This is a predicted structure of a 594-nucleotide part of an RNA (large-subunit ribosomal RNA, domain I) from Gallionella sp.
Rfam family: Bacterial large subunit ribosomal RNA. Rfam links the family to the GO terms ribosome and structural constituent of ribosome.
Context: one part of a larger RNA
RNA sequence: AGCACACGGUGGAUGCCUUGGCACCAAGAGCCGAUGAAGGACGUAGGAGGCUGCGAUAAGCCUCGGGGAGCUGCCAACCGAGCUGUGAUCCGAGGGUGUCCGAAUGGGGGAACCCAGCGCGCGUGAUGGCGUGUUACCCACAUCUGAAUACAUAGGGUGUGUGGAGGGAACGCGGGGAAGUGAAACAUCUCAGUACCCGCAGGAAGAGAAAACAACAGUGAUUCCGUCAGUAGCGGCGAGCGAACGCGGAAGAGGCUAAACCGCAUGCGUGUGAUACCCGGCAGGGGUUGCGUGUGUGGUGUUGUGGGGCAUGAUGUCCUGGUUCUGCCGGAUCAGGCGCUUGAUAGUCCGCGGGUUAGGGGAACGACUUGGAAGGGUCGGCCGUAGAGGGUGAGAGUCCCGUACCUGAAAACUUUGUGGCUGGGCGAUUUGUGUUCCCAAGUAGCAGCGGGCCCGUGAAAUCUGCUGUGAAUCUGCCGGGACCACCCGGUAAGCCUAAAUACUCCUUGGUGACCGAUAGCGGAUUAGUACCGUGAGGGAAUGGUGAAAAGUACCCCGGGAGGGGAGUGAAAUAGUACCUGAAACCGUGUGCUU
Numbered sequence: 001a002g003c004a005c006a007c008g009g010u011g012g013a014u015g016c017c018u019u020g021g022c023a024c025c026a027a028g029a030g031c032c033g034a035u036g037a038a039g040g041a042c043g044u045a046g047g048a049g050g051c052u053g054c055g056a057u058a059a060g061c062c063u064c065g066g067g068g069a070g071c072u073g074c075c076a077a078c079c080g081a082g083c084u085g086u087g088a089u090c091c092g093a094g095g096g097u098g099u100c101c102g103a104a105u106g107g108g109g110g111a112a113c114c115c116a117g118c119g120c121g122c123g124u125g126a127u128g129g130c131g132u133g134u135u136a137c138c139c140a141c142a143u144c145u146g147a148a149u150a151c152a153u154a155g156g157g158u159g160u161g162u163g164g165a166g167g168g169a170a171c172g173c174g175g176g177g178a179a180g181u182g183a184a185a186c187a188u189c190u191c192a193g194u195a196c197c198c199g200c201a202g203g204a205a206g207a208g209a210a211a212a213c214a215a216c217a218g219u220g221a222u223u224c225c226g227u228c229a230g231u232a233g234c235g236g237c238g239a240g241c242g243a244a245c246g247c248g249g250a251a252g253a254g255g256c257u258a259a260a261c262c263g264c265a266u267g268c269g270u271g272u273g274a275u276a277c278c279c280g281g282c283a284g285g286g287g288u289u290g291c292g293u294g295u296g297u298g299g300u301g302u303u304g305u306g307g308g309g310c311a312u313g314a315u316g317u318c319c320u321g322g323u324u325c326u327g328c329c330g331g332a333u334c335a336g337g338c339g340c341u342u343g344a345u346a347g348u349c350c351g352c353g354g355g356u357u358a359g360g361g362g363a364a365c366g367a368c369u370u371g372g373a374a375g376g377g378u379c380g381g382c383c384g385u386a387g388a389g390g391g392u393g394a395g396a397g398u399c400c401c402g403u404a405c406c407u408g409a410a411a412a413c414u415u416u417g418u419g420g421c422u423g424g425g426c427g428a429u430u431u432g433u434g435u436u437c438c439c440a441a442g443u444a445g446c447a448g449c450g451g452g453c454c455c456g457u458g459a460a461a462u463c464u465g466c467u468g469u470g471a472a473u474c475u476g477c478c479g480g481g482a483c484c485a486c487c488c489g490g491u492a493a494g495c496c497u498a499a500a501u502a503c504u505c506c507u508u509g510g511u512g513a514c515c516g517a518u519a520g521c522g523g524a525u526u527a528g529u530a531c532c533g534u535g536a537g538g539g540a541a542u543g544g545u546g547a548a549a550a551g552u553a554c555c556c557c558g559g560g561a562g563g564g565g566a567g568u569g570a571a572a573u574a575g576u577a578c579c580u581g582a583a584a585c586c587g588u589g590u591g592c593u594u
Base pairs, nucleotide, nucleotide: 001593002592003591004590005589006588007587008586009585015579016544017543020515021514022512023511024510025509026508027507028506029504030503031167032166039101040100041099042055043054044053046079047078049075050074051073061095062094063093064092065091066090070083071082072081106115107114108113116135117134118133119132120131121130122129137164138163139161140160141159142158143157144156145155171202172200173199174198175197176196182189186236212219213218223250224249225248226247227246233241234240254496255495256494257440261299262298263297264296265295266294267293268292269291270290276289277286278285279330280329281328282327283326284325304474306439307438308437309435310434311433312432313431314430318337319336320335321334322333323332324331338427339426340425341424342423346422349420350419351418352417353415354414355413356412357411359407360406361405365380366379367378368377369376381398382397383387389401390400391399445469446468447467448466449465450464451463455481476491477490478489479488480487531538532537551578554565555564556563557562
C1' cells in the first nucleotide's frame, strides 16, 4: 500500500410523518372609494427585535347579544404590575376614535415632508403659538355679472349636488393592433383580430321581440349546448380556413315611444270687419280671447289577416261629483269610489316566513393481561336517526372534541316565498262608409375606396365605415346571393327588456387511483423575505428530540469548546450539531498478500 471482516466518523439519501400547497364540487358574495379607498409610512404593551392587532381614546373605547372561569395575542420564556361571578379574557352585531402619505383635493414637494389664507375657540401685556372647521379641478343645475360689438354671446363670480376623479383576479363590450411561426424558402395567405395597448361597464356583459328564416310546406325575439359537419363553400384551389338551414335540448316574456289629430302654456308674424272667436242648438253676455308658424308639455297612437288619425252612421259604454262664459237639452272632459288585471317594465314601503353573521343540547365501558404508557389481547356488557373525522403516552362507536338529530338572535344584512299599501293597464269597443292626413331623411338607394361575413373581387347578394350624390309614404318600401318578372316573407332609418350563458381576487362547507419538504404555490421556516440589479426586474435556502423538558442537579479534566461519571427517560448511538441514518469520502482494530 492493497484485499477482507468488525467497529466508528462524516454526510443527509431512504422510510414514516404534516402545520403547507394543488385540483375540483356545492352554496354565498360579486365590488371598494372625497363620509377619503386599495396600498403604505410612523407610532402604539412596564421591559430590546420581528409578526399580528390597533391609531395620540393606539394588542384598545362604548352599546347590545353569546359564553361561563380564568385572563393580560404569537415567536417565548422570565420578572413586574394588574383584571375577573358587580361575569373578565374570548366570540358575534352595531357605533366611536382613526397620526401622516396615497385619487390626495388649501399651496408646494425629492410620497409619508415643508409653508399658508379664512371662521370659531384657547393662550400671551403684545407678537409669535395651539386646537378645530374650511379652502383643488371638472361636470350638472340655479343665480349674479359680463368683452371685441348695440341687443347678445364667449368669459368670470357665487351657491347647491350621497355628481366625477382612484383601486380591483378573471369574465364582457368597444377603439387600435403585431411578429416569431406554418406554407418544409417566400410576397397573397396563415399565425389572428390572437398577444399587447387604450376606453367603458356589470354581477354578469353583449344580443333581443323580424324591413328574420324558409320554399309552395312551414317556423315565429335573443342567448347557450348537442347535431347538422370537417359537410356546403373559401383557398398562391397551396398551407390551411370553414358556415347556415333543419333537427334534439336548456331557458322562456314581452313592452314603451316618434308622426298625423286635439288641449294648455309661451315666442314671433298678421288681423278692427262687431262678421272673427268663445263645443252644438235657442236666448243672453264677453270683446281680440282669432288665424298662421315655432317651442315646451298633457292626451291620442304603435301595426303587417297593414295600422293609426280625421269626418260620418250603426252598436256599445259600473256608480258619484265637478269643469266646459251663463240657463235648458245633448256631448266632451277631469277627479274620486268600485270591480277585474298586472308584478322586469316600481323610486319603493310595511308585516309574516326563510337564510346569513355568535351559539346551545346531544346516547353508550368495565375488569384482567402485556407494556414506560392501553386505545392492543382476553372476558363480559352497552349505545346507535350518532360505526364521518380528529385528539388522547401503540389500532378507541361507548375517554375528550365532535358526528346523526333537535334547537337558538337584542342587533345588522339578505330574500325570485307569502300577504298588504301605494303604482301601471282595463271597465270598452266593435263595425260600415268616406277622406287620403300620418306611419322615424341627409335616411334608403346609387357611385368610389375599404372592412366584416364560409365567401382572398369573384357572377358577389346581405351587413357595415368614410367621401360624393340623393328618394318614396301603403297603388309605398326592403328582402328571398348579380340583375329582371312572377310568387313568397317582412315593415328599416327610435328606445327598454329577466332567465338559460362566461368568470372567481374573495367567504363557508366538502371531495380527491392529487403532492408529501430537490415534491406540492416562488413561498409548510423572517417570503415576494434575504440577496442581485441605477432601474424595469430577477429571486432563493432552511420542516421532524421526547408521551412529557423530565433539556443532564452535583463531581472530575479543560482557558474554553468539548468530554468522563452521576442523574432523567421505555430509549441518550433520542442530548437542542437531536426520528430513521443509505452512498461517495475519512479512520481504528484484526487477518491475509506484497